Predicted 3D model of a 383-nucleotide RNA (Bacterial RNase P class A) from a Pseudomonadota bacterium. Of the family's consensus pairs, 98% are formed in the model. Rfam family: Bacterial RNase P class A. By type it is a ribozyme. Its family is annotated with ribonuclease P activity, dimeric ribonuclease P complex and tRNA processing in the Gene Ontology. From the family's description: Ribonuclease P (RNase P) is a ubiquitous endoribonuclease, found in archaea, bacteria and eukarya as well as chloroplasts and mitochondria. It is recorded under the gene name rnpB.

[in-house]
RNA sequence: CCAGAUGGUCGGGCGGUCGCGUCGUCUUCGGACGCCGAGGAAAGUCCGGGCUCCACGGUGACAAGGCGGUGGGUAACGCCCACCGGGAGCGAUCCCAGGGAUAGCGCCACAGAAAGCAAACCGCCUCCCGUUCGCGGGCGGUAAGGGUGAAAGGGUGGGGUAAGAGCCCACCGCGGACCUGGUGACAGGGACGGCAUGGCAAGCCCCGCCUGGAGCAAGACCGAAUAGGGACCCCGCGUCGGCCUCGCGCCGACUAGGCCGUCACUGGCCGAGAGGGUCCGGGUAGGUCGCGAGAGCCGUCCAGCAAUGGUCGGCCUAGAGGAAUGAUCGUCGCCGUCUCGCAAGAGGCGGAACAGAACCCGGCUUACAGAUCAUCUGGUCCA
Numbered sequence: 001c002c003a004g005a006u007g008g009u010c011g012g013g014c015g016g017u018c019g020c021g022u023c024g025u026c027u028u029c030g031g032a033c034g035c036c037g038a039g040g041a042a043a044g045u046c047c048g049g050g051c052u053c054c055a056c057g058g059u060g061a062c063a064a065g066g067c068g069g070u071g072g073g074u075a076a077c078g079c080c081c082a083c084c085g086g087g088a089g090c091g092a093u094c095c096c097a098g099g100g101a102u103a104g105c106g107c108c109a110c111a112g113a114a115a116g117c118a119a120a121c122c123g124c125c126u127c128c129c130g131u132u133c134g135c136g137g138g139c140g141g142u143a144a145g146g147g148u149g150a151a152a153g154g155g156u157g158g159g160g161u162a163a164g165a166g167c168c169c170a171c172c173g174c175g176g177a178c179c180u181g182g183u184g185a186c187a188g189g190g191a192c193g194g195c196a197u198g199g200c201a202a203g204c205c206c207c208g209c210c211u212g213g214a215g216c217a218a219g220a221c222c223g224a225a226u227a228g229g230g231a232c233c234c235c236g237c238g239u240c241g242g243c244c245u246c247g248c249g250c251c252g253a254c255u256a257g258g259c260c261g262u263c264a265c266u267g268g269c270c271g272a273g274a275g276g277g278u279c280c281g282g283g284u285a286g287g288u289c290g291c292g293a294g295a296g297c298c299g300u301c302c303a304g305c306a307a308u309g310g311u312c313g314g315c316c317u318a319g320a321g322g323a324a325u326g327a328u329c330g331u332c333g334c335c336g337u338c339u340c341g342c343a344a345g346a347g348g349c350g351g352a353a354c355a356g357a358a359c360c361c362g363g364c365u366u367a368c369a370g371a372u373c374a375u376c377u378g379g380u381c382c383a
Base pairs, nucleotide, nucleotide: 001379002378003377004376005375006374007373008372009371010370012332013331014330015329016328017327018326020037021036023034024033025032026031039354043365044364046363047362048361049360050359051215052214053213054212064211065210066209067208068207069083070082071081072080073079084098085096086095087094088093099206100205104204105203106200107199108198121146122145123142124141125140127138128137129136130135154172155171156170157169158168159167173195174193175192178189179188180187181186219289220288221287222286229280230279231278232277233276234275235273238254239253240252241251242250243249244247257270258269259268260267296315297314298313299312301310302309303308334351335350336349337348338347339346340345
């Protein structure tokens, strides 16, 4: 220098003008001043929690859903760290739904002769028959070779054989015990076994572990006006007629009384109850809280490989309501392009992402113009 790998950081800076929101102070109630004012993902709402209400005696079982190598971290997790095993890459490094296939059931498409109590299509070989001596046919043997397939009942080499075959041997693989190391997953070792029932559990299933439900429109408190409900008080509590089930019954009329209207009468309406008053209670509108000091942020040191935990010091950092956090100008920085210039450079024009709080945290996933740092790998060149 080129090509990569991993883990971080930033997401334009400063100033002027205008504007918006919460809060505080002042106010002549118009406003003025001051402080603060989005993100690394505020997003998807996919996991795990806090908080709140509801349900619930304990334990176990069942159902449903989820998780799944080992050890650790954490409030918890399906997250994170370290390690183990398998796979990819020359490598840094990356990927893995990574428990169980002699508990049982099921499936293995297409191709292929044969796909699960294995299987002779081509080929190879002994024997028999025929022969035009090229070979053809038949009974058998054979999984070494070819071909099919994701997968064909260990692999390579040698011996052996008519040809072959773990038939025999060496090494590798595999299997169940044993020894050694490790907390463990597991690794290593020397013997033994001739190799045996292949794969799929992101098919059912089995084993182990976890899980009550709903969500801030959760929920708590205050609480009108109007219209209902209840208790008590004030005024009035009489007459006549009709009906029947003969009751302080029902219906109708009048009057006492009340309401409207008027300065006051006249008048209209209700009527044995209409009206007035006091108090209590529930709900609604609305208001307050929940709601911003927290599993908080920054720095130092300690323990640990790390995730993380702890000590000490410092800081306060949006929050309102369907919702403010913006616009513009100047300048500096960045990128692209054009002009001038031998060059250094100068000037003009244009551009700068994804997105956006709504109870709050821890994760995961997804989106993102560009800039930048650290460590590491492969290659090339120079000294």
The prediction has a mean pLDDT of 77.